Small-subunit ribosomal RNA, 3' major domain from a metagenome, 482 nucleotides, folded computationally. Its mean pLDDT, the model's own confidence on a scale to 100, is 81. The full RNA is in RNAcentral, with records from SILVA.
Context: one part of a larger RNA
RNA sequence: UGACGGGGACCCGCACAAGCGGUGGAACAUGUGGUUUAAUUCGAUGCUACACGAAAAACCUUACCAGCUUUUGACAUCCCGAUUCCGGAGGGUAGAGAUACCUUCCAUCAGUUCGGCUGGAUCGGAGACAGGUGUUGCAUGGCUGUCGUCAGCUCGUGCCGUGAGGUGUUAGGUUAAGUCCUUUAACGAGCGCAACCCUCAUUCUUAUUUGCCAUCAGGUAAUGCUGGGAACUAUAAGAAAACUGCCAGUGAUAAAUUGGAGGAAGGUGGGGACGAGGUCAAGUCAUCAUGGCCCUUAUAAGCUGGGCUACACACAUGUUACAAUGGGAGUUACAAAGGGCAUAGCGAGGGAGUAAUCCGGAGCCAAUCCUUAAAAGCUCUCUCAGUUCAGAUUGUGGGCUGCAACUCGCCCACAUGAAGUUGGAAUCGCUAGUAAUCGUGGAUCAGCACGUCACGGUGAAUACGUUCUCGGGUCUUGUACA
Numbered sequence: 001u002g003a004c005g006g007g008g009a010c011c012c013g014c015a016c017a018a019g020c021g022g023u024g025g026a027a028c029a030u031g032u033g034g035u036u037u038a039a040u041u042c043g044a045u046g047c048u049a050c051a052c053g054a055a056a057a058a059c060c061u062u063a064c065c066a067g068c069u070u071u072u073g074a075c076a077u078c079c080c081g082a083u084u085c086c087g088g089a090g091g092g093u094a095g096a097g098a099u100a101c102c103u104u105c106c107a108u109c110a111g112u113u114c115g116g117c118u119g120g121a122u123c124g125g126a127g128a129c130a131g132g133u134g135u136u137g138c139a140u141g142g143c144u145g146u147c148g149u150c151a152g153c154u155c156g157u158g159c160c161g162u163g164a165g166g167u168g169u170u171a172g173g174u175u176a177a178g179u180c181c182u183u184u185a186a187c188g189a190g191c192g193c194a195a196c197c198c199u200c201a202u203u204c205u206u207a208u209u210u211g212c213c214a215u216c217a218g219g220u221a222a223u224g225c226u227g228g229g230a231a232c233u234a235u236a237a238g239a240a241a242a243c244u245g246c247c248a249g250u251g252a253u254a255a256a257u258u259g260g261a262g263g264a265a266g267g268u269g270g271g272g273a274c275g276a277g278g279u280c281a282a283g284u285c286a287u288c289a290u291g292g293c294c295c296u297u298a299u300a301a302g303c304u305g306g307g308c309u310a311c312a313c314a315c316a317u318g319u320u321a322c323a324a325u326g327g328g329a330g331u332u333a334c335a336a337a338g339g340g341c342a343u344a345g346c347g348a349g350g351g352a353g354u355a356a357u358c359c360g361g362a363g364c365c366a367a368u369c370c371u372u373a374a375a376a377g378c379u380c381u382c383u384c385a386g387u388u389c390a391g392a393u394u395g396u397g398g399g400c401u402g403c404a405a406c407u408c409g410c411c412c413a414c415a416u417g418a419a420g421u422u423g424g425a426a427u428c429g430c431u432a433g434u435a436a437u438c439g440u441g442g443a444u445c446a447g448c449a450c451g452u453c454a455c456g457g458u459g460a461a462u463a464c465g466u467u468c469u470c471g472g473g474u475c476u477u478g479u480a481c482a
Stems, first nucleotide, its partner, number of pairs: 001482002003479003007476007015466002019430005026320008034311002042053002064306007073129001077128002079125006087106008109119003131295002134293003140289002142284003145280001147278001152191006158167003171182003197272004202240007212229002216227003243266001246260005322423001326382006338371003345364002350359003389420001394415007436458007
């Protein structure tokens, strides 16, 4: 100087408390451990692994296993020789296929000094080499997590100390903040904080189609439907607006703080992006890059089938429930944000079917067309039961995607109707348009979402306070630790 303390003082945080809803019990989904297996590919492992890499494992993916094949190679550059191509659509034989052999049709490269001379392409050959998701994240770059959006981390000069170092950065106030003020052997400065960026909330100006419809006119069963309009809404560009600016109290005549006015918004207005110096030899050699080591007829490459989906069990994260603030039937409103084919997308009205879905194809290269909101409301019913709750499991029959749903996809109908009556110890999230609850959309994607990322609808309770638990910050103290 740090680190640590079951030392002290002060302060903060959904840290506790006050509340609301969960997890832990059930069934299922997903991940992991374990076990099993020819293989169940690999990585991630307290917080900071476990719906994590994976924003989609039937084949492919795929790295694993079994079998069958190839060896200058599936991919790149160079050399020699041959051909003039290449390419597209096929057919036949053998085979599981990769592959090998035969064959039909279309097409028959460019420049040219007309020499295979040059370039490109294909085939054959030799070797340099290719290739490796092989190993080391404790050799590395890059990227990332965590403490933590915590308020810290440092430097120049000066001063103090033999020196390591200290001071500044401490102290008194104050702040979300090393934020600011005052004091002061310090005076200044840098990286962080804040602000500058995006978005939401208010107003104005401009623009007015595909969006809008107050006024005028026309028209309809009805509808901005039409003429028209530029008010309103909205869209999208610009501007304004908030700064403790004003008033009062407190305060040290300070910084600031408490209350008020005006205001759409008030003291950081809400949200996001943004993460200092460092810590954990944290994670990643399987995104990528890369040193060393290793394989080179195999640890490389191709293919078929299987596996990653196994199942006495344990854990983690979710979904659905256990019901009357509910289930069922009928009826009836109101969103936002996205997505949609120049290759085969979004698909209306109509028709078929109990339904999944199918037929058909209007419109749309999209503010134009398509994409049903649900919970809520109203009426009826059920009357506390393992039920008209709950829906697992299983059987049968269908539908869709796709060469192909057996291992191993999703959906529909009928039948079946399991556990479950609110969950031990323990434990998690959340302070406002939040929790809770309700649907909608996107990415991935042929198909497959209870995950994830976004969107809106309805919309609470509680916070006395900082004694205690956890984590963090500043100062101080002890130490046989570095």